Source information
c-di-GMP-I riboswitch aptamer from a Nitrospirota bacterium, 80 nucleotides, folded computationally. The organism belongs to Nitrospirota, within Bacteria. The sequence was found by an Rfam model in a public genome assembly. Its mean pLDDT, the model's own confidence on a scale to 100, is 90.
RNA sequence: UUAAUGAAAGGCCAAACCGUUCGUGAGGAUGGGGCGGAAAGCCGAGGGUCCCGAAGCUUCGGGACAGCCUGGCUGCCAAC
Numbered sequence: 001u002u003a004a005u006g007a008a009a010g011g012c013c014a015a016a017c018c019g020u021u022c023g024u025g026a027g028g029a030u031g032g033g034g035c036g037g038a039a040a041g042c043c044g045a046g047g048g049u050c051c052c053g054a055a056g057c058u059u060c061g062g063g064a065c066a067g068c069c070u071g072g073c074u075g076c077c078a079a080c
Stems, first nucleotide, its partner, number of pairs: 005078002012037002017032006035067001041073003045070003048065008
């Protein structure tokens, strides 16, 4: 120094729910809030779940979710 690992320190993010707001909707943004998280940083690439529309008993098209999983890229600190 790198990889694995995650004690410590400094910090970081932020569930449900509530307020405001956008959206047909899933859901998004923002403020509060803290369930939790060592990538709960980014990516919709592959699955999956959810929404909308159409045909039809299972397909097609469009969309959402990165805190569902896999994968890719990047990252703070450093004990054993």